[in-house]
Molecule: transfer RNA
Organism: Candidatus Gastranaerophilales bacterium
């Protein structure tokens, strides 16, 4: 220098054919137990790496940039 892949709550990950983003763990609150652990119920937390474009509508499609990983030179 070239090619490919990944980037989504604190962490690990889903998200189908473009139609208003979810699961597990963690956190907080309540209940049960004499208490802890455990169990049950509920809640908060994200503008999807950044910017632009297409579209009525973008996590998803297109372009550029950045970080990380792999391969080639």
């Nucleotide at each position: 220098g070239g090619g490919c892949g990944u980037u989504u709550g604190g962490c690990g990950c889903a998200g189908u054919u473009g139609g208003u983003a979810g699961c597990g763990c963690a956190u907080c609150u309540g209940a049960a137990c004499g208490a802890c652990a455990u169990u049950c119920a509920g809640a908060g937390g994200g503008u999807c790496a950044c910017a632009a474009g297409u579209u009525c509508a973008a996590g998803u499609c297109u372009u550029g940039u950045a970080a990380c990983g792999c391969c080639c030179a």